Context: one part of a larger RNA
Molecule: large-subunit ribosomal RNA, domain IV
Organism: marine metagenome
RNA sequence: CCUUCCUUAAGGAACUCGGCAAUCUAACUCCGUAACUUCGGGAGAAGGAGUGCCCUGGGGGGUGUAGUCCCUCGCGGACGAAGCUCCUCGGGGUCGCAGCGAAGCGGCCCUGGCGACUGUAUAUCUCAAACACAGGUCUCUGCUCAAGCCGAAAGGCGAGGUAUAGAGGCUGACGCCUGCCCAGUGCCGGAAGGUUAAGGGGAGGGGUGCAAGCUCCGAACCGAAGCCCCGGUGAACGGCGGCCGUAACUAUAACGGUCCUAAGGUACCGAAAUCCCUUGUCGGGUAAGUUCCGACCCGCAGGAAAGGCGUAACGACUGGGGCGCUGUCUCAAGGAAGGACUCG
Numbered sequence: 001c002c003u004u005c006c007u008u009a010a011g012g013a014a015c016u017c018g019g020c021a022a023u024c025u026a027a028c029u030c031c032g033u034a035a036c037u038u039c040g041g042g043a044g045a046a047g048g049a050g051u052g053c054c055c056u057g058g059g060g061g062g063u064g065u066a067g068u069c070c071c072u073c074g075c076g077g078a079c080g081a082a083g084c085u086c087c088u089c090g091g092g093g094u095c096g097c098a099g100c101g102a103a104g105c106g107g108c109c110c111u112g113g114c115g116a117c118u119g120u121a122u123a124u125c126u127c128a129a130a131c132a133c134a135g136g137u138c139u140c141u142g143c144u145c146a147a148g149c150c151g152a153a154a155g156g157c158g159a160g161g162u163a164u165a166g167a168g169g170c171u172g173a174c175g176c177c178u179g180c181c182c183a184g185u186g187c188c189g190g191a192a193g194g195u196u197a198a199g200g201g202g203a204g205g206g207g208u209g210c211a212a213g214c215u216c217c218g219a220a221c222c223g224a225a226g227c228c229c230c231g232g233u234g235a236a237c238g239g240c241g242g243c244c245g246u247a248a249c250u251a252u253a254a255c256g257g258u259c260c261u262a263a264g265g266u267a268c269c270g271a272a273a274u275c276c277c278u279u280g281u282c283g284g285g286u287a288a289g290u291u292c293c294g295a296c297c298c299g300c301a302g303g304a305a306a307g308g309c310g311u312a313a314c315g316a317c318u319g320g321g322g323c324g325c326u327g328u329c330u331c332a333a334g335g336a337a338g339g340a341c342u343c344g
Base pairs, nucleotide, nucleotide: 001339002338003337004336005335006334007333008332010330011329014328019325027051028050029049030048031047036041038173052094053093054092055091056090057089058088059087060086061085062084063083067079068078069077070076071074095099107323108322109321110320111319112318113317114315115314119131120130135171136170137169138168139167140166141165148157149156150155174310175309176308177307179240180239181238184237185236186233187232188231189230190229193228194227195226199222200221204217205216206215207214208213241259242258243257244256245255268302269299280296281295282294283293284292
């Protein structure tokens, strides 16, 4: 010096990306516990007190000796001093620094974000706000072989099920909600019309032959699905404007004009896991705060099941603050064991 461990004056997070690490806390009994809440919870909230041993008293339970009582009389039944034992409530005394005397054994609180929750996972760098999830909704599926899926097929799963069933997509408890656009794309519907292949059809024509014929080409016209066309459909893919002016201070613009569009973003939220400018501005917290919380709204580029906004409970998640406590630090010191080193 390295690893693991122990202790430390005064201070107590000044350390650091960050209290990382290590302390603190801890058991049982009693007291006592807030906001909020889905009335279950939050709760072991928080915060307190007690705890050994000896003597002694009270209450209750078990067992049941002696004893008493009962009877159908027996290896019977009921009650039950004592003794033993368990629970519990007091009184007195006593020892130590210390009584859950060792071991083991929650630190706590306030406030945001995300995900409802318990679960699941990258065996071997990611345990999360990711996946799943009950719940919601859309679509498909009417059964001789469902739809869907595996399989050249036979066959099988679905299912020995039958729409309260099965399959697929999206969303993700619960609460309040989920606006406008069907022009494009998709899907669904549409016995008309247009277009459209093989095929049917053969006007007409070519080759050859003396000819019969053989053999080619071939216009009308009749021909599906599809496409065109006409509608519908957003919890289908998706989309949800610009410029100019205007109020008796100023500023702003309820209001007006104009252009474009299929329609121009409703509720709610908003410098946000989303804000470039940006450490926006104001308020709070600090002596001091690019973080944090509450507001504002000029949203570079939130927004409604790629769900929007809330939400008790939950989380080895993540941000901010505080109390307690500490060798994280000021700032280091001493100690232990095992290494390192020397000899063997």